THF (Tetrahydrofolate) riboswitch aptamer from uncultured Eubacterium sp., 100 nucleotides, folded computationally. The sequence is in RNAcentral, with records from MGnify. Of the family's consensus pairs, 83% are formed in the model.
[in-house]
Parts: sequence; C1' cells; structure tokens
RNA sequence: GCAGAGUAGGAUUUUUCGCGUAAAGUGCCGGAUGAACAGGGAGUUGUCAUCUGGACGAAGGGCAUGAGGUGCCCGCGGUGGAGAGUUCGCAUCCCGCUGC
Repeated sequence: GCAGAGUAGGAUUUUUCGCGUAAAGUGCCGGAUGAACAGGGAGUUGUCAUCUGGACGAAGGGCAUGAGGUGCCCGCGGUGGAGAGUUCGCAUCCCGCUGC
C1' cells in the first nucleotide's frame, strides 16, 4: 500500500407466553431528558429508550353459565416479551487485528 474479519442494532420469517378488542399499543408530526454505536479513542443532522404535546385511527363473532360477571374457542391489532432461522450492519474519522 491492497484485501479482509469482527459489534451494538435494524429488517423479516417462525415458535411460544402475554396484552388489547370497554382501544391501550403500533404507525405519523413535535418537545424534554438520557443511552448505545466492532479491540482502543472520538462521534453526528443518524439510531434507540423514557417522559410528554398534537393529528389520525380499528373487527368482532361463537360456546358454557339463571343473571351479574367470568371462562373457553375462532378471529382481529402495521400489539408487547422471550427463543430460533435468514438477511443487512460500526454515518464518519484515527489507531489496532488477519492475509498478501
């Protein structure tokens, strides 16, 4: 000098346990605070988390029980957690590592 490896995390499929269906959650537009970003250092206008304001917005049905209520089943929700598969993968900068 050339080539390469490796993380957090993202996307998606699937299994399982939940939540909602009396509408929370998800998604969208803002605000505040904080966190993480390959072995080391730096690190954004990018990412994520928590709190918060706003606009939008939904799919229920069946069975059991005298009723209330509750339970079960089939659905529904750009639903939450965990496991597994696939795939993408440090914004960027410096150094290091492996091969030549």

Lineage of the source: Bacteria > Bacillati > Bacillota > Eubacteriales > Eubacterium.